RNA sequence: CUCAUCAAGACCGGCUGAGGGAUAGGCCCUUUGACGCCGGGGCAACCGACCGGACCCACCCAGGUCCGACACGGUGCCAACUCCUGCGGGGACCCUUCAGCCGGUCCGCGAGAGAUGAG
Numbered sequence: 001c002u003c004a005u006c007a008a009g010a011c012c013g014g015c016u017g018a019g020g021g022a023u024a025g026g027c028c029c030u031u032u033g034a035c036g037c038c039g040g041g042g043c044a045a046c047c048g049a050c051c052g053g054a055c056c057c058a059c060c061c062a063g064g065u066c067c068g069a070c071a072c073g074g075u076g077c078c079a080a081c082u083c084c085u086g087c088g089g090g091g092a093c094c095c096u097u098c099a100g101c102c103g104g105u106c107c108g109c110g111a112g113a114g115a116u117g118a119g
Base pairs, nucleotide, nucleotide: 001119002118003117004116005115006114011040012039013038014037015036019029020028021027023086024085025084026083041078042077043076046074047073048072051068052067053066054065055064056063082113087110088109090107091106092105093104094103
């Protein structure tokens, strides 16, 4: 940089001792012990291996694509939707008004950012 996914799921013990949730704001978690490290356990199924099916390569083999199964291996993850919002646009309601704009609350959508995997 490209592609895919991000509403589900999964916690105990030991060490340490004041911060942490990426960033800003909000709101949370935290001395009933945060973050981190270690050990064990678990979740999930991105990749590989194994297995099954369909299709392509005229046929077989080999290979490829897709789907499924599995959980052996490589990652990942185990507070809160990626905790929420930041940008754009839409809808409903409220406020105000002659009517609107503006403003407020809420709900989807898209983008951006981020995370994870594969290349």
A computed fold for a 119-nucleotide RNA from uncultured Brevundimonas sp., annotated as SAM riboswitch aptamer (S box leader). Taxonomically the source falls in Brevundimonas (Bacteria, Pseudomonadota, Alphaproteobacteria, Caulobacterales). Model confidence (mean pLDDT): 84 of 100. RNAcentral holds the sequence, with entries from MGnify. Rfam family: SAM riboswitch aptamer (S box leader). Its family is annotated with regulation of gene expression in the Gene Ontology. Rfam's curators write: The SAM riboswitch is found upstream of a number of genes which code for proteins involved in methionine or cysteine biosynthesis in Gram-positive bacteria. The model forms 91% of the base pairs in the Rfam consensus.